The part of an RNA shown here (small-subunit ribosomal RNA, central domain) has 344 nucleotides and comes from Goniochloris sculpta. Rfam family: Bacterial small subunit ribosomal RNA. A source record names the gene rns.
Context: one part of a larger RNA
RNA sequence: CUGGGCGUAAAGGGUCCGUAGGCGGUAUUUUGAGUUAGGGGUGAAAAAAAAAAGCUUAACUUUUUUCAUGCCUCUAAAACUUUAAGACUCAGAGUUUGAUAGGAGAUAGCAGAAUUUCACGUGGAGGGGUGAUAUCCUUAGAGAUGUGAAGGAAUACCAGAGGCGAAGGCGGCUAUCUAGGUCAAUACUGACGUUGAGGGACGAAAGCAUGGGGAGCAAACAGGAUUAGAUACCCUGGUAGUCCAUGCCCUAAAAGAUGAAUGCUUGUGUUUAGAAAAAUUUUAGACACUUAGUUAACACGUUAAGCAUUCCGCCUGGGAAGUACGACCGCAAGGUUGGAACUC
Numbered sequence: 001c002u003g004g005g006c007g008u009a010a011a012g013g014g015u016c017c018g019u020a021g022g023c024g025g026u027a028u029u030u031u032g033a034g035u036u037a038g039g040g041g042u043g044a045a046a047a048a049a050a051a052a053a054g055c056u057u058a059a060c061u062u063u064u065u066u067c068a069u070g071c072c073u074c075u076a077a078a079a080c081u082u083u084a085a086g087a088c089u090c091a092g093a094g095u096u097u098g099a100u101a102g103g104a105g106a107u108a109g110c111a112g113a114a115u116u117u118c119a120c121g122u123g124g125a126g127g128g129g130u131g132a133u134a135u136c137c138u139u140a141g142a143g144a145u146g147u148g149a150a151g152g153a154a155u156a157c158c159a160g161a162g163g164c165g166a167a168g169g170c171g172g173c174u175a176u177c178u179a180g181g182u183c184a185a186u187a188c189u190g191a192c193g194u195u196g197a198g199g200g201a202c203g204a205a206a207g208c209a210u211g212g213g214g215a216g217c218a219a220a221c222a223g224g225a226u227u228a229g230a231u232a233c234c235c236u237g238g239u240a241g242u243c244c245a246u247g248c249c250c251u252a253a254a255a256g257a258u259g260a261a262u263g264c265u266u267g268u269g270u271u272u273a274g275a276a277a278a279a280u281u282u283u284a285g286a287c288a289c290u291u292a293g294u295u296a297a298c299a300c301g302u303u304a305a306g307c308a309u310u311c312c313g314c315c316u317g318g319g320a321a322g323u324a325c326g327a328c329c330g331c332a333a334g335g336u337u338g339g340a341a342c343u344c
Stems, first nucleotide, its partner, number of pairs: 004315003007298002012312001014202004021195003025088002028085002033081002035077008048066007092192001093189003096185005104178007111155001116150007126137002163170002207248006216242002221237004259311006267289010293300002317344003326337004
């Protein structure tokens, strides 16, 4: 390389948009590049294969034929792909009109519980914590309780196998702005599609920079326990951080461990959003079981891991190692790309 693969054995890029490229709906005419048929030229010799001949045989040598899968050129064909042209369509895609669901996003404002702190009142000895203790708080009046105030963060119930989003993710209420989806109608465009190397954008948490903020929680740290020890688990404290703004970082078991798109292939039940409704049917999602089929098994099974097509990414024994070196990116932390010796 070929072949074979990628849910769990090695292997789907974290996600989307999109350039080049690849692939691409229906019918007609055209072209003759791919394709097919036939002819011609070339395809050195040696080697190789077949049949013979010559050295006593063999190796060896010689002769003839084959081979030389390729390239060039001429003639012809026109189904398929291609080229060109003008067409087609509730057929793929998009626009329009009318509905519709939603924790989809951004900004601003508001609300009520709760924790904490502070002030004042009542009250008077404990509180807190644990398996049990102790550190800790408290007669300078704690804890409990009442009233008031401050401040920050998060939004009980509703809540669901439920919804929305490309993924990350998204949950109090109101307003404004923004994006996408679904259904129905069928007026319009007329293949405008799909995938997507590079590239661009987004991307949990932690972390970084500057400036704010800081209630609760809490790495580090301190103390108390436990223990043979206890740099832990448990307890009392507690700083970064968690929150906001702006800018970086770009990684996760970023998981459905399952790339995207299109078509085809039994049923049953539940559920969300529509449409037509008399039963019920139908479209788009979300689930549970299951037929055929698939699978090493587990399992998957119209939301496929079934049957097919297109395009991209990736794998090729374990360790060394996602390391070294180089390059690019980053303020740094580090990230991306990514070996070999050696060893089993």
The prediction has a mean pLDDT of 88.